[in-house]
RNA sequence: CCGUAGCUCAGCUGGAUAGAGUGCCUGACUACGGAUCAGGAGGUCAUGGGUUCGAAUCCUUUCGGGC
Numbered sequence: 001c002c003g004u005a006g007c008u009c010a011g012c013u014g015g016a017u018a019g020a021g022u023g024c025c026u027g028a029c030u031a032c033g034g035a036u037c038a039g040g041a042g043g044u045c046a047u048g049g050g051u052u053c054g055a056a057u058c059c060u061u062u063c064g065g066g067c
Stems, first nucleotide, its partner, number of pairs: 001065003006022004015053001024040005046062001048060003
């Protein structure tokens, strides 16, 4: 300094249903596959506690990773 979807990351001046790309599943298309198009599933936001009307976001414990 970092930890948010299987992977790579955004969101970190607190505000309502947490997102993108890629991957995965289904369908269309095709002789088949790929590509393309449409739809869908998938997250206790590392962990415990605190502050607040409200926390991914602020404070703090622990754990893990990097310099």

Record summary
This is a predicted structure of a 67-nucleotide RNA (transfer RNA) from a marine eukaryotic metagenome. The RNAcentral record of the sequence draws on MGnify.